[in-house]
RNA sequence: CAGCUGGACCGGACGGUCGCUCGCGUUUCGUCAAGAAGUGCGGGAGGAAAGUCCGAACUCCAUAGAGCAGUGUGCCGGAUAACGUCCGGGAAGCCGACUUCAAAGUCGGUUGACGGCUAGUGCCACAGAAAACAUACCGCCCGGGCGGCAACGCCGGGGUAAGGGUGAAAAGGUGCGGUAAGAGCGCACCGCCGCUGCAGCAAUGUAGCGGGCAGGGCAAACCCCACACGGAGCAAGACCAAAUAGGGAGGGAGUCUGUUCGCAGCGCAAGCUUCGACGGACGCGUGCCGGCUCGGCGCGCCACAACCUCCGGGUAGGUCGCUUGAGCUGCGCAGUAAUGCGUAGCCCAGAGGAAUGGCCGUCCUGUGGGAGAAAUCCCGCAGACAGAAUUCGGCUUAUAGGUCCAGCUGCUUU
Numbered sequence: 001c002a003g004c005u006g007g008a009c010c011g012g013a014c015g016g017u018c019g020c021u022c023g024c025g026u027u028u029c030g031u032c033a034a035g036a037a038g039u040g041c042g043g044g045a046g047g048a049a050a051g052u053c054c055g056a057a058c059u060c061c062a063u064a065g066a067g068c069a070g071u072g073u074g075c076c077g078g079a080u081a082a083c084g085u086c087c088g089g090g091a092a093g094c095c096g097a098c099u100u101c102a103a104a105g106u107c108g109g110u111u112g113a114c115g116g117c118u119a120g121u122g123c124c125a126c127a128g129a130a131a132a133c134a135u136a137c138c139g140c141c142c143g144g145g146c147g148g149c150a151a152c153g154c155c156g157g158g159g160u161a162a163g164g165g166u167g168a169a170a171a172g173g174u175g176c177g178g179u180a181a182g183a184g185c186g187c188a189c190c191g192c193c194g195c196u197g198c199a200g201c202a203a204u205g206u207a208g209c210g211g212g213c214a215g216g217g218c219a220a221a222c223c224c225c226a227c228a229c230g231g232a233g234c235a236a237g238a239c240c241a242a243a244u245a246g247g248g249a250g251g252g253a254g255u256c257u258g259u260u261c262g263c264a265g266c267g268c269a270a271g272c273u274u275c276g277a278c279g280g281a282c283g284c285g286u287g288c289c290g291g292c293u294c295g296g297c298g299c300g301c302c303a304c305a306a307c308c309u310c311c312g313g314g315u316a317g318g319u320c321g322c323u324u325g326a327g328c329u330g331c332g333c334a335g336u337a338a339u340g341c342g343u344a345g346c347c348c349a350g351a352g353g354a355a356u357g358g359c360c361g362u363c364c365u366g367u368g369g370g371a372g373a374a375a376u377c378c379c380g381c382a383g384a385c386a387g388a389a390u391u392c393g394g395c396u397u398a399u400a401g402g403u404c405c406a407g408c409u410g411c412u413u414u
Base pairs, nucleotide, nucleotide: 001410002409003408004407005406006405007404008403009402010401012363013362014361015360016359017358018357020044021043022042023041024040025039026038027037028036029035046385050396051395053394054393055392056391057390058233059232060231061230065294066293067292068291070229071228072227073226074225075089076088077087078086079085090114092111093110094109095108096107097106098105115224116223120222121221122218123217124216137164138163139160140159141158142157144155145154146153147152172190173189174188175187176186177185191213192211193210194209195208196207197206198205199204237320238319239318240317247311248310249309250308251307254282255281256280257279258278260277261276262275264273265272266271283301284300285299286298287297288296289295327346328345329344330343331342332341333340334339364383365382366381367380368379369378370377371376
C1' cells in the first nucleotide's frame, strides 16, 4: 500500500420564510366552568420506529391451590427484572500453516440446535456380496482332478478379510514384523475402556499403570432425564353522559326440619293439622378459574327461577390510561468481560384517522467532465434503508456513502 474478516460511530448541516402540534406563562371574550382567539418561551420520528420471533413491566379474570396432560430450554461458570439474550471458559467440526516414514499432534481463524443410543422402540432409499445377532462380487494363498510337449485353461475343496469395487457410512488408524496368503496374530505410536494422581468452582485437561479391546449414523426420530411455565392483552382496563324494548320464544334443579311469625280449621285446655313467609341441614342445578380431574369462590332450587340457546332492538359519544423511565449522559471504583455500585448533571414526541412539514439560499459527501504548475475554481448528476401509536430488554431482517479500531494474508521499503 492492497485485500479479507470482525466490531463501533455518523448517515446530511446552517440560515430565512410560511404552516402544523404539545407543554408552560400571559391578554381578550365567556356569569363561572368547559372552551375560543391572540401572543412570548421551550419541545416535536429510528438504528432499526420494521418483523411480531423471545422476555418482562402494567391492567383485568381473581380469593387463587394441587395433580395429570401439554409447551419450552438443554456443555460449565457468571450477568440480568427476565429471556430461547449477553460475557468468559471447555469439547467437537471445517479451513490454512508447521511438524511426522505415516498416523497422531501444535498454532491461527471460524462455526456452534453442545444432556442421554449401555432404558426401550424405530429408520438408513439407490448402489453394493453385505447396512447390524451382518458379508464374500473381483481378488490372494494351499493342495486335488481333467486336458496339454510346455505356457496355460476348466472343474470342484480348504483358508482369507490385509488389496480393489459400491456407498454418507462396511468388524479402529498408521508403520514395522510375521504368515502358505492374511488378520491385533505380535510390537511401537495414536484411538477406546478401566483405575489412580495432579490442575481447575466446574465443564474438562494432563501424567502414569493395566487391558488387544469392538460394528456405525440419525434423538430439528418417537422416547428417557433435568429444569421452567396460569390466561388474555392498551382494540388491556377505569370513569362520565346518553339511548333502547328490564323485548319475544324454547330448555331448565327437592327433600327433611324449626324454641320463629301469619291466616284458616279442630279441641274446654294442653296442643294438633294444611298453606304461606323467614331460618337451618343435606342434596341437586349452574357460572368462573388456558384443556381435564380434585378443590375453591359465587348464584339458584316449584318458579317473580340462577343459567343456557335462538330471534329482535339501542349505543359505538366524551375524559383518562399517555409518557419520569429496570431512563439518558459525564466521572470514579470493582470485575478478564457482560455488568454492578457511587456521585454529578439532564428531561429528550404524545398525535387521535392520526401532528413532527413546504419553499428559497449557502455549505457538506460521492461521482462525471473542464481549467490550472499547484492551491483551487466552474458545470452537471446523486445523497441509503425507511416513519412513533402503552413502555422497556434482546434477537432477526434492510441499508447509498463516509470515518475509526483490531486481527490475518500478500507486496514493497528500512
Molecule: Bacterial RNase P class A
Organism: Acidobacteriota bacterium